[in-house]
Context: one part of a larger RNA
RNA sequence: UGUUAUUGUCUGAGUGGAACAAAUCAGUAGUACGAGAGGAACCUGAUCUGGAUGCCUCUGGUGAGCGGUUGUCAUGUGGCACGCCGCGUAGCUACGCAUUGUAUGGAUAAGAGCUGAAUGCAUCUAAGCUCGAAGCCAUCCGCAAAACGAGACAAUUAAGGCCGUCAUAGAAGAUGACGUUGAUAGAGUUGGAGUGUAAGAUUCGAGCUUCGGCGAGAAUUUCAGCUAACAACUACUAAAAGCCUCAAA
Numbered sequence: 001u002g003u004u005a006u007u008g009u010c011u012g013a014g015u016g017g018a019a020c021a022a023a024u025c026a027g028u029a030g031u032a033c034g035a036g037a038g039g040a041a042c043c044u045g046a047u048c049u050g051g052a053u054g055c056c057u058c059u060g061g062u063g064a065g066c067g068g069u070u071g072u073c074a075u076g077u078g079g080c081a082c083g084c085c086g087c088g089u090a091g092c093u094a095c096g097c098a099u100u101g102u103a104u105g106g107a108u109a110a111g112a113g114c115u116g117a118a119u120g121c122a123u124c125u126a127a128g129c130u131c132g133a134a135g136c137c138a139u140c141c142g143c144a145a146a147a148c149g150a151g152a153c154a155a156u157u158a159a160g161g162c163c164g165u166c167a168u169a170g171a172a173g174a175u176g177a178c179g180u181u182g183a184u185a186g187a188g189u190u191g192g193a194g195u196g197u198a199a200g201a202u203u204c205g206a207g208c209u210u211c212g213g214c215g216a217g218a219a220u221u222u223c224a225g226c227u228a229a230c231a232a233c234u235a236c237u238a239a240a241a242g243c244c245u246c247a248a249a
Stems, first nucleotide, its partner, number of pairs: 005156006014143004020050002023047005033038001051100005059094004065087005070081004104138003111131004159245004163179005184238003187234005193227003200221005207214002
């Protein structure tokens, strides 16, 4: 741009895929076979490895959230060195977790056959018919009405965009949520989760002392204080006013 209104939900002509590939063990079976010595398989089941896909409940990694500690500055709390150490939410991850049938149907290849003439017999083939492979077509997982034969159904008189707040989205576009008839983001409150018991105060206190005091540390207040990405609630802040396309079939 087309599909001769817009929006939404579908169908599936076609099209892509490797989604699976091995191994071991057990039964079969001390069976078949073999004088014995020895010693299978079809098939069935289990385990496991690699690959593929998805996920974060568990485990591990990451983590500037909390705490400890060193140096130094400040000295009431503290700041800096992404200092070092311990633990760690979300998210992202693998070393973690989950799934991974080839069963079934159809048409066949080589091949195995039935009936059966040409050729009174015979012959799987000439007419006709039945089987037969990890392969082919489906089944399974994606895309797909630009499939020009441009599909179907439903709703509606609208719809879409700019702009703004954003994330389950993201290189930019795009996609998705929301825009006061509002919980979209921030902020606040509460909770969850993490860390591990804040500051200040009170009561003690090893030890030192110039005998005036100084004082690490401990207990109580205190499962405290602080807290990123999580949840709920609350319009406090920001989503203002408005503009553009199309209004036709």
The part of an RNA shown here (large-subunit ribosomal RNA, domain VI) has 249 nucleotides and comes from a groundwater metagenome. The coordinates come from a structure-prediction model, not an experiment, and the mean pLDDT is 81. The full RNA is in RNAcentral, with records from SILVA. It matches the Rfam family "Bacterial large subunit ribosomal RNA".